[in-house]
Molecule: transfer RNA
Organism: Candidatus Bathyarchaeota archaeon
C1' cells in the first nucleotide's frame, strides 16, 4: 500500500443481508418484596449522539461515500 471483518446501554451481544413509527436481550446499578442476616429468587426502575461526518429516502442502526479506532490476511521495502 491492497483486501476483508468488526464498532449498538457500564460489560457481553442480537437486530443490518431484505429500511418502517417509540432500538432490544442477558449481566450490571438503584429501590422494594422475601429472609434472623446474606446469597439465591421475585417485582419495579435506571442506562443509548447505534464510532464520526455527509449523502439517498416520506422514513436510516440498516443502503451509499469519506474519515476514525480495532482485528485478520496479502503485498512492498529492508
Nucleotide at each position: 500500500g491492497g483486501g476483508c471483518c468488526c464498532g449498538u446501554a457500564g460489560c457481553g451481544c442480537a437486530g443490518u443481508c431484505a429500511g418502517g413509527a417509540u432500538a432490544g436481550c442477558g449481566c450490571g446499578g438503584c429501590a422494594g418484596c422475601c429472609u434472623c442476616c446474606u446469597a439465591a429468587g421475585c417485582u419495579g426502575u435506571c442506562g443509548g449522539u447505534c464510532g464520526u461526518g455527509g449523502g439517498u429516502u416520506c422514513g436510516a442502526a440498516u443502503c451509499c461515500c469519506a474519515c476514525c479506532g480495532g482485528g485478520c490476511c496479502c503485498g512492498c521495502c529492508a